[in-house]
Context: one part of a larger RNA
């Protein structure tokens, strides 16, 4: 000079875009923040209304509704969101390697989707407990669950052979293993019954093997990656080998036996510090610092461990165990976990709202309709950072009044001001009023699928609904200079000088150094310089 996630002191019209716990990964009251599917299953209320009937207490039936709240069951909950504690490491960043690998969903392609079983929640009943919750006993379904059959690929073993070479691939051969589920629509050409309906035919979604795609994970590898020698030796699953567990996969990653190795001054081990990158800030570069926002990747989720579920976790709103802290209890026993979004204590120089809305983007879950979504989009609060605009414009004295200086002539504040002519941007008032919304849904044509003008997918033309901002932005009237300047500095560095007051005192002050009676350096005025809705200081960084 520049630049900050700032803060502090003085002042403070708007308005867009941003950004806003750097400190206690301290403890958290209250609400939300991951549900969804009746097109996969069996069950199934009630307030209230209409009615009947009544011993006027009440009771049936219908509607409410196959709705609600529960249950099996399926998908998702591993995304998204949040924070930096640990972490000097194959975390990252870069470039590879897997002939040593896995992959739900979602796309190509291929091949089926037969036939049968027994159970259980929910329900109904019997305990038991203050609660949390929990035992028995009975029935009951299914795309839950088990078994049978079949097997194009597939999986193991063995055996030949080809191309290769770590456990790769093709080709042929024998043995052996191993799958499924339905639901929803529509039609009579074909098959059964026979006006029509389905076990028939067909279309969408499921469902099962198995090939390869995308994407996504996992493992190895070479390079780089802070500081300290007032850390010099480190190491026994240690370095390696064989067989073996384990795993989706390689390995001491685990066990067992064998063998004595690895590893370091080119810095091992210790120990401090730290998440890493893309970037960001400075700088003419070269470099130095940084790692907030916003993107990638890694780690965590009251502390510590541990593993189950699953296509994927050792799982932030899932379980166990332990520990600490907190709340409940009938003292026997429980119940929790904001480093989500908001919000409170508390630390602290400091850092927002216990808002609106699924209207658009994206994700779950469903055929769909829609439903969930504190991602997200908006809105509120903060000059906290950048940008833009305003607080008026022309005119207007040999220059008012008033300060202030003064050699007492005069100068200066100063066209400033009054005064006149003007313009209205921002705020205010009044009215109109958006984009951000075409998907999706009706209908109408064309193709495709199919036996078919069904239905069911495309694809076109029409209509039609749908908005949290927000009655916002914008426009356009209206009215009036009206409602909008401060802040720091004037002894050299350094742009700007004079009076009083003060007398080494009060004080200034980044450095030199000002202050002891004319102080351009303290205070105060007046005038004067700089920035400006800012201006200074402090704090860090180049």
């Nucleotide at each position: 000079g520049a630049a900050u996630g700032a803060a502090c002191g003085c002042u403070g019209g708007c308005g867009g875009c941003g950004u806003g716990c750097u400190u206690a990964a301290c403890a958290c009251a209250u609400g939300c923040a991951a549900g969804u599917c009746g097109a996969g299953c069996g069950a199934g209320a009630a307030a209230g209304u209409u009615u009947c009937c009544u011993u006027c207490g009440g009771g049936g039936a219908g509607c409410g509704a196959g709705u609600a709240a529960a249950g099996c069951g399926g998908c998702g909950a591993a995304c998204g969101g949040g924070u930096g504690a640990g972490u000097a490491a194959c975390a990252c960043g870069u470039g590879g390697g897997c002939a040593a690998u896995c992959u739900g969903c979602c796309c190509a392609g291929a091949a089926g989707c037969g036939g049968g079983g027994g159970a259980u929640a929910a329900c109904c009943u019997a305990g038991g407990g203050a609660a949390a919750c929990u035992u028995g006993g009975g029935c009951u379904a299914a795309u839950a669950c088990c078994g049978c059959a079949u097997a194009c690929g597939u999986c193991u073993u063995c055996g030949a052979g080809g191309c290769u070479c770590u456990g790769g691939u093709c080709u042929c051969g024998a043995a052996g293993g191993g799958a499924a589920a339905g639901c929803u629509g529509g039609c009579c050409a074909c098959u059964a019954c026979a006006u029509g309906u389905a076990a028939g035919c067909u279309g969408g979604c499921a469902c099962u093997u198995c090939u390869g795609g995308a994407g996504g994970a996992g493992c190895c590898c070479g390079c780089g990656u802070u500081c300290g020698a007032u850390u010099a030796g480190c190491u026994u699953g240690a370095u390696g080998g064989u067989g073996g567990g384990g795993u989706a996969a390689u390995g001491g990653c685990c066990c067992a036996c064998c063998a004595u190795g690895g590893c370091g001054a080119c810095g091992a081990u210790c120990g401090a510090u730290a998440g890493c990158c893309g970037g960001c800030c400075u700088g003419a570069g070269a470099g130095g610092g940084c790692g907030a926002u916003c993107g990638g990747c890694c780690a965590c989720a009251c502390u510590g461990g541990g593993a189950c579920u699953g296509a994927g976790a050792c799982a932030c709103g899932g379980c166990c165990c332990a520990g600490a802290c907190u709340c409940c209890u009938a003292c026997g026993g429980g119940a929790g976990g904001c480093a989500g979004c908001a919000g409170u204590g508390g630390g602290g120089a400091a850092u927002a709202u216990u808002g609106g809305a699924c209207a658009a983007u994206g994700g779950g879950g469903g055929a769909a309709a829609c439903c969930c979504u504190g991602a997200u989009c908006c809105a509120g609060c903060a000059a906290c950072g950048c940008c833009g605009c305003g607080u008026g414009g022309a005119g207007g004295a040999c220059g008012a009044a008033g300060g202030c200086c003064u050699u007492c002539g005069g100068g200066u504040c100063g066209u400033a001001a009054a005064c006149u002519c003007c313009u209205g941007u921002c705020a205010g008032g009044u009215g109109g009023g958006a984009c951000g919304a075409a998907a999706a849904g009706g209908c109408g044509c064309a193709g495709g699928u199919c036996a078919a003008u069904a239905g069911c997918c495309u694809g076109u033309g029409u209509u039609c609904a749908u908005g949290a901002c927000g009655g916002u932005a914008c426009c356009a009237c209206c009215a009036g200079a009206g409602g909008a300047a401060g802040c720091c500095c004037c002894g050299g560095c350094u742009a700007a000088c004079u009076c009083c007051g003060u007398g080494c005192c009060a004080g200034c002050a980044g450095c030199c150094g000002c202050g002891g009676u004319a102080a351009u350096a303290c205070g105060g005025a007046g005038g004067g310089g700089g920035c400006u809705a800012g201006c200074g200081u402090u704090a860090u960084u180049c």